[in-house]
RNA sequence: GUACAAAGGCAAGCGCCGGGACCGGCCGGCUCGCCGUUUAUGCCCGGGCAGACCUGGAGGGCCAUCCGGGCAGGCGGGUACCGGAAGGUUGACGAGGCGGGGGUUAAUCGAAGCAUCGGCGGGUGCCCCCCGGUCCGGUUACGACCGUCAAAGGCGCUACAAAACCCGGGAGUAAUCCCGGGGACAAAGGGCGCCGGGUAACCCCUU
Repeated sequence: GUACAAAGGCAAGCGCCGGGACCGGCCGGCUCGCCGUUUAUGCCCGGGCAGACCUGGAGGGCCAUCCGGGCAGGCGGGUACCGGAAGGUUGACGAGGCGGGGGUUAAUCGAAGCAUCGGCGGGUGCCCCCCGGUCCGGUUACGACCGUCAAAGGCGCUACAAAACCCGGGAGUAAUCCCGGGGACAAAGGGCGCCGGGUAACCCCUU
């Protein structure tokens, strides 16, 4: 690193996060103070051809031009802003929604308004099959609509939210998180009323 197994966790507008945003400290930029430096066709170090010089000579030595290298920062403070690496925080407020299996993924509604940005997973949505219910006497088949409060649809009436906001408390350096109290405000769906319901065969009941 990969595979398998076990355990923990075990939520359903739910969970998670490598981007983004935000936070504190650190490093660099920036900025302020103090000390130091400030000859740049220059200075210092090293190398080195010719020439003149020394030597009887080999050679030595000074070496223009030339070649290579070096030549200004250090310490302390500040931090609005910019950059860096690591760490941390944040990343959807409730309402509604689940017969079983399989498939599928931008799966309902409003509230708020600084990112509720961006992304990943899941999912009660949707589709198919099965089971179940209803379609107004019963059974069966098909069809339609639904899911145990088991038609969709139309009109009217109707109860219901949390965050946000205000006050207080707790944890944290902070971003932020948690808790209590106060007082509001939705829509969808729900409830109630009215409208709104198949075909065929057989059986039953009444005339």
A computed fold for a 207-nucleotide RNA from Neomoorella sulfitireducens, annotated as glmS glucosamine-6-phosphate activated ribozyme aptamer. Its Rfam family is "glmS glucosamine-6-phosphate activated ribozyme aptamer". By type it is a riboswitch. The sequence was found by an Rfam model in a public genome assembly. The organism belongs to Neomoorella, within Bacteria.